A computed fold for a 75-nucleotide RNA from Methylomonas methanica, annotated as c-di-GMP-I riboswitch aptamer. The coordinates come from a structure-prediction model, not an experiment, and the mean pLDDT is 82.
[in-house]
RNA sequence: CCAACAAAUCGCCACACUCGUCGCAAGGCGGGGCCGGAAAGCUGCGGAUCUGAUUCAGAUAGUCGAGCUACCUCU
Repeated sequence: CCAACAAAUCGCCACACUCGUCGCAAGGCGGGGCCGGAAAGCUGCGGAUCUGAUUCAGAUAGUCGAGCUACCUCU
């Protein structure tokens, strides 16, 4: 430096639900919460699902895949 791994260490994120708020909605954002996660970090590129004022526009990255990036170090 690269790859694998999640044994250990320091930590990280935050399902459902709830309060407030934005949105027609799916859903997003902030607080609480903590089911789980070794990329549950990022990216709407491919599939899938969901919403709508269904030409079309939007949402889900914790739906699957792919791409990019990354802490620690028993091996």